[in-house]
Molecule: transfer RNA
Organism: Kiritimatiellia bacterium
Formats: sequence, C1' cells, structure tokens
RNA sequence: GCCAGCGUAGCUCAGCUGGCAGAGCAGGUCAUUCGUAAUGAUCAGGUCGAUGGUUCGAAUCCAUUCGCUGGCUCCA
Repeated sequence: GCCAGCGUAGCUCAGCUGGCAGAGCAGGUCAUUCGUAAUGAUCAGGUCGAUGGUUCGAAUCCAUUCGCUGGCUCCA
C1' cells in the first nucleotide's frame, strides 16, 4: 500500500430485507430474611465510532474518515 471483518448501555452482544433502540450481566430502590446471599418486582443508563449525502423517515442504504483485528504484499 491492497482486501476482509468488527465498532450499538459500565461489560458481553442482538437488531443491519429502512418505520417507537433491545437482551443478559453489572448498578439504584423496594419486597422477602433475625441478617447476608439467593430470588422476585421496579427504575435508571445510548447523540448506534465521526462527518456528509439519499429519503417523509437512517443503527440499517451511499460516500469520506478514525480506531481495532486478521490476511496479502514489501514492488518503486
């Protein structure tokens, strides 16, 4: 330098045939218990890596770009 994959909640990941952003774990509160753990209920937590474009509408499509991982090349 070229190619591919990944980037979404604190963590691990779904959702990517365009139409209300989700699950599990972790966290707060309450219940249960003599108390703790466990269990149950409930709450909070996101400008979907960034910028721009298409569209009535974009996490999803397109372009550019950044980061990580892997493969190829190492020619001038």